[in-house]
Context: one part of a larger RNA
Order: sequence, then C1' cells, then structure tokens
RNA sequence: GGCAUAUGGUGGAUGCCUUGGCGCCAAGAGGCGAUGAAGGACGUGGUAAGCUGCGAUAAGCUCCGGGAAGCCGCUAAACAGGCUCUGAUCCGGAGAUGUCCGAAUGGGGGAACCCAUCCCGAGUAAUGUCGGGAUAUCCUGUUGAUGAAUACAUAGUCUUCAGGAGGCGAACGAGGGGAACUGAAACAUCUAAGUACCCUCAGGAAAAGAAAGAAAAUCGAUUCUCAAAGUAGCGGCGAGCGAAAUGGGAAAAGCCUAAACCGGUUAUGCGUAUAGUCCGUGAGCGUUGUAUAGCCGGUGUCGUAGGAUUUAUCGGAGGUUGUUACGGAAACCUCGGAGAGUUACAAAGCUGUUCCAUAGUGAAACAAUCUGGAAAGGUUGGCCACAGUGGGUGAUAGCCCCGUACGCGAAAUGGAACAGUCUCUCUGGAUAACAUCCUGAGUACCACGGGACACGCGAAAUCUUGUGGGAAGCUAGGAGGACCAUCUCCUAAGGCUAAAUACUACUUGGCGACCGAUAGUGCACAAGUACCGUGAGGGAAAGGUGAAAAGAACCCCGGUGAGGGGAGUGAAAUAGUACCUGAAACCGUAUGCCU
Repeated sequence: GGCAUAUGGUGGAUGCCUUGGCGCCAAGAGGCGAUGAAGGACGUGGUAAGCUGCGAUAAGCUCCGGGAAGCCGCUAAACAGGCUCUGAUCCGGAGAUGUCCGAAUGGGGGAACCCAUCCCGAGUAAUGUCGGGAUAUCCUGUUGAUGAAUACAUAGUCUUCAGGAGGCGAACGAGGGGAACUGAAACAUCUAAGUACCCUCAGGAAAAGAAAGAAAAUCGAUUCUCAAAGUAGCGGCGAGCGAAAUGGGAAAAGCCUAAACCGGUUAUGCGUAUAGUCCGUGAGCGUUGUAUAGCCGGUGUCGUAGGAUUUAUCGGAGGUUGUUACGGAAACCUCGGAGAGUUACAAAGCUGUUCCAUAGUGAAACAAUCUGGAAAGGUUGGCCACAGUGGGUGAUAGCCCCGUACGCGAAAUGGAACAGUCUCUCUGGAUAACAUCCUGAGUACCACGGGACACGCGAAAUCUUGUGGGAAGCUAGGAGGACCAUCUCCUAAGGCUAAAUACUACUUGGCGACCGAUAGUGCACAAGUACCGUGAGGGAAAGGUGAAAAGAACCCCGGUGAGGGGAGUGAAAUAGUACCUGAAACCGUAUGCCU
C1' cells in the first nucleotide's frame, strides 16, 4: 500500500408521512369604483423584527343575533398588566371610524410629498396656526348673463344647478386593425391564419334572430349539438382548404315602428274672396282658414299581399263636449264585463306566504382480560345503525372525542318562487264593394377596384363597399349559383327579443387507477421572499425530535468557552433542537491475509 471482516465518521439517497399543490364535477356569484376601487406607502401592541388584522376611535368602536367559560392573533415562550356568567374572547349580520398615495379630481409633483383660494368654526390682543366643507375634465339636460358675420335673431362664450362618465378586473363575447416563423421537402399564388398580437366596447353571458329564407315534396325566427362528411366542391387541381340542404336532438316566443289617414301644437308664407264654425234648416259668432316644415297623440305593420280613405249592413248602460233650437253623426269619461303583465311586446313599487344563503344546534351504541411505554391490536362476551364518509386520540376504534345519517334554527342583510295589491289593454270591430292613396332612395341595381362567403375571377350567383352612374314603386320588386323565358318562393333599403350556447379570477361542497418535498404551483417553510439587473424583467434554496419538552437538575474536564464525560428523563438519546429512517461515493479505527 492492497484485499477482507467488524466498527465509526461524513453525507442525505431510500422508505414512511403531509400542513401544500394539480385536475374535474355540482351549486352560488358573475363584478368593484368619485359614498374614492384594485393595488400600495406610512403608521398602529406595555415590551414588537416579520406575517396577519386594523387606521390618529388604528390586533380595534357601536348595535343586533349565535355561543359559552375562559380570553388578550401567528412565528413564540416568558414577564408586566388587564377583561370575563351584569355573558368576555370567538362566529355571523348591520353600522361608525377609515392618515397619505393611487382614476386621483383645488394647483403642482421625482407616487405615498409640496403649495393654495373661498366659506364656516376653534384659538390669539392681532397675525401666524388648527379643524370641517367646497374648488379637475368631459358629456347630457337646465338657470342666468353676454353676444358675431347680419337689423331682429341665431351660432358662439361665460355661468347656476342636477344627472352621468373616467380607473381596475382571470377567461368567455362583438367590432376595428393585423404579422412572421412554418408547410408546400426550394419559392412567389397558396398555407400558417383572420391565428398570435394591438386598439375600442359590452354583458353575466355576448353575438344572432322572426325570411326580399331554404327548397322544388314541402318547411316555417335564431342559437348549440350528433349525423350528413372528409361527401359536394375549392386548390401553383400542389401543399392543403372544406361546406350546405336534409334528418335526429337541446331549447322554444314572439313583437314594436316609418308611411298613407285623422287630431293637436309650434314656426313661416298666403289671404279678406267670409273660404270657416261636425252635417241639414233657421238664428248667431268670427284671426276662424289654407299651404309647407318640425314635434306630439291616435291609426297601422302585411305576401293565400296588407293597411288607409269612401260607401253599405250589423251595436252593454249612463254622462259630458264643441254658439244655440230640432234631428242625425262623432269624440271623450264613468260603471259593469273580458283579458294580459314586470326578459322583448308600456311600466314602477308595496304587502304577505314559503324556500334558500350568510352564525349555529340535537344526534345512537362497550366492557373485561392478555401483550405492550401506551390498546384502538389479540381473546371473550355485548350493543347501535336512515349513522360502518372522514379525521383525531401514546399501534389498526361504528359504540372515547370531533363528526356522520336524519332532524331543527335567524334579530339583521341578500336572493328566489307564488299570491294579493297594483298597472295596462279591449268593450268594438267585422263583412262586402268600387276606385284612390301608402307600404323605409342616393337605396336596389350596373361599371371599375377590393373584401367576405368551403368557393384562389372562375360559368361566379349571394353578402359587403371605396369611386362613378343610378331605378321601379304592387299591372311593383327580390331570389331560385352567369344570363333569358316560364313557374315557384319571398317582400330589402327601421328597430327590440328570454331559453338552449361560451367562460371561471371568486365562494361553498364533493370527487380522483393525480403528486408526495429534485415530485406536485415558482412558493407545503418570513415566496414572487432572499438575491440578480439602471430598467423592462429574472428569480431560488429551504418540510419531519418525541406520545408528551418530560428539551437533560446536579457533578467533572475546558477559556466563567465551544464541545464532551457522568448523572437524570424517556419505550428508545446511535430520538439531544447539526434531532425519524440514515444507502453510496469519500475518510478513519481494530483484526486477519498478501506484497
């Protein structure tokens, strides 16, 4: 020096464990914010570094409920001092307070700072000072003043008051913009992809939506889904892209306007012919009339076309009105009758009942003995069960504890359903006839240039529109994939609309052939921390004594050390705060063998 055996050190693998994660399901909630948010800064405890809570009323204040004998949050024990059966701590509901920054909004600013003005109040001899309130911008409406081109006026400007907006937020949604890598085995049309990304806006969903449809039998808004189907097609006919009808399901809901016509009102023009005054006759009245434009109310909403006007036929009761008498007609109101309604079709509550959520509460049934440090284990004999899900307890407990099945419960706040109150509508329209009027215009459509449609300009319909042209109007117009005819279907150029659908930052409950500390979130621990970076940003490592601290009194060595040896605790100390188990590499010690 090597090898072997034994025994240690170092090291922290492995096993076991789980406070934490991951995924999914159900229900709830789907927003917060000028009544100042999200997120922060600084404070706040007797002593106080971090976390948590809170805000100069500062680990808290008030009230109302629950609950019960202890309590003054965690790391984290102790000291000091307190509170509490006159019900504390704790849990829930409602309120008060809520510094400074932040949309930040009186002005400024290098966020958490600086400096103001006006009014009210405190204080001072007075000023300074202190406290409270107001003072940003934009939009809409409103008040008053002022006031152009341009005489009146109007626009504009200033101003009062009221209401609203602004910012944040995970995904889902709509719209406006919009790549490249890549694939095509290169690459340019094409693809990737209307994806990523940027911007605007909204809701609990959004969008779409009651046919100028689809089809060729007929069907009858939209949305989602399964099939149709990787079909028909599109395509340097390459790579690739890729429907629809229709059928089966989910869910179902339909409506309001514009116009014609009537009435009212405002402005302007015309006008004295007395047109007019519901009609007829008579008597009266007379800025009453008429045209245009706007506004309001009624009417009206359709494609077997519909509606308006006019005429004819048909009618619950009562009352009123327009100058009057008579007759007729019209409009309005009331009663009675009928119907509908809060998500669209008009719209706001209130009350009651029931239920749900936000604290809680009742909840069955076991002993002996053996082993052991400890019984829940073994043995023996019982019991409960609408409860043998689960967790804890000194090893594995239905019957020890918390729970669990099953019941019960709210002063306050919120929500849902139902009922009533309430609100609204109809009471007239219907039928028939002829004719007249109306039925969404710089629109449809065409040309050129684009885009969207599965469809790349193609035979290219359909939708959309930047430029130019530019209809018809119901004997009308559009569509049926160029176009024309016939036929059929539909009615554009206004609008609203629940459900079925998408998503989950958040709350509650549940589940897992999901992980178990190099895994699972980056984070089971003072984690978006320490640390790095000027910054945008990047971003860790780090869990386990024991059943219980019983965390080693006392003695000895030592520097009044560190550390160790005894003693003691404990089942165990080779479980000693470098603490469960404690592999290997690596380093010793002892013995043997070899050199």
Model confidence (mean pLDDT): 81 of 100. A computed fold for a 595-nucleotide part of an RNA from a Deltaproteobacteria bacterium, annotated as large-subunit ribosomal RNA, domain I. The organism belongs to Myxococcia, within Bacteria. Rfam family: Bacterial large subunit ribosomal RNA. Clan: LSU clan.